[in-house]
RNA sequence: GGGGCGGUAGCUCAGUUGGUUAGAGCGCUACGUUGACAUCGUAGAGGUCGGGAGUUCGAAUCCCCCCCGUCCCA
Numbered sequence: 001g002g003g004g005c006g007g008u009a010g011c012u013c014a015g016u017u018g019g020u021u022a023g024a025g026c027g028c029u030a031c032g033u034u035g036a037c038a039u040c041g042u043a044g045a046g047g048u049c050g051g052g053a054g055u056u057c058g059a060a061u062c063c064c065c066c067c068c069g070u071c072c073c074a
Base pairs, nucleotide, nucleotide: 001073002072003071004070005069006068007067010026011025012024013023019057028044029043030042031041032040050066051065052064054062
């Protein structure tokens, strides 16, 4: 320098023929339970979907540029 894959909640990830509200598990907070802790149950908080621009009535999803991680080639 060229190419592949990936970037979504604190962590691990799902969501890809564009369409209602952006989700799961773990973690966190509160309450219940307990003498207490854990477990369990209920409720809740937490997200500019890596950044920008574009297409569209509508974009996490499609196009373009850039950044970061990883792998391959040179």
This is a predicted structure of a 74-nucleotide RNA (transfer RNA) from Calditrichota bacterium GD2. The sequence is in RNAcentral, with records from ENA and Rfam. RNAcentral records the identical sequence in 5 taxa. Its mean pLDDT, the model's own confidence on a scale to 100, is 81. The source organism's lineage runs through Bacteria, Pseudomonadati and Calditrichota. Rfam family: tRNA. Rfam links the family to the GO term triplet codon-amino acid adaptor activity. By type it is a transfer RNA.